Overview: This is a predicted structure of a 74-nucleotide RNA (transfer RNA) from a Clostridia bacterium. It matches the Rfam family "tRNA". The coordinates come from a structure-prediction model, not an experiment, and the mean pLDDT is 81.
[in-house]
RNA sequence: GUGCCUGUAGCUCAGCUGGAUAGAGCGUCAGACUCCGACUCUGAAGGCCGCACGUUCAAAUCGUGUCAGGCACG
Numbered sequence: 001g002u003g004c005c006u007g008u009a010g011c012u013c014a015g016c017u018g019g020a021u022a023g024a025g026c027g028u029c030a031g032a033c034u035c036c037g038a039c040u041c042u043g044a045a046g047g048c049c050g051c052a053c054g055u056u057c058a059a060a061u062c063g064u065g066u067c068a069g070g071c072a073c074g
Stems, first nucleotide, its partner, number of pairs: 001073007010026004019057001028044005050066005
């Protein structure tokens, strides 16, 4: 330098055939339980989906560019 893959909550990921409130587990916080704590149960907070532009009535999802990481080739 070229090609391919990945980038979604603090962490690990799902969602990938565009569709209407963006989800799960772990973690965090609060409550219940307990003499206290752990476990367990209930609830809550937390994300403008790497960034920008475009297509569309509508984009995490499609296209282009760009940034970061990984792999292969040179």